[in-house]
Record summary:
The RNA shown here (transfer RNA) has 73 nucleotides and comes from a Bacillota bacterium. Taxonomically the source falls in Bacillota (Bacteria, Bacillati).

RNA sequence: GGGGGUGUGGCUCAGUUGGGAGAGCGCCUGCUUCGCAUGCAGGAGGCCAGGGGUUCGAAUCCCCUCAUCUCCA
Numbered sequence: 001g002g003g004g005g006u007g008u009g010g011c012u013c014a015g016u017u018g019g020g021a022g023a024g025c026g027c028c029u030g031c032u033u034c035g036c037a038u039g040c041a042g043g044a045g046g047c048c049a050g051g052g053g054u055u056c057g058a059a060u061c062c063c064c065u066c067a068u069c070u071c072c073a
Base pairs, nucleotide, nucleotide: 001072002071003070004069005068006067007066010025011024012023013022019056027043028042029041030040031039049065050064051063052062053061
């Protein structure tokens, strides 16, 4: 330099044919306990790596850029 993959709450990851942004763990509050842990109930936390385009509508399609992994040299 060229090809391919990945990027979504604090962490690990889902998200089907373009239309509701979600799970587990973690965090906070309450109940339970003499207290802790476990368990139960509720809650906060994201504008989907960044920018642009297409579309009535984009995490999803197209282009550019960034980071990272991998292959070829």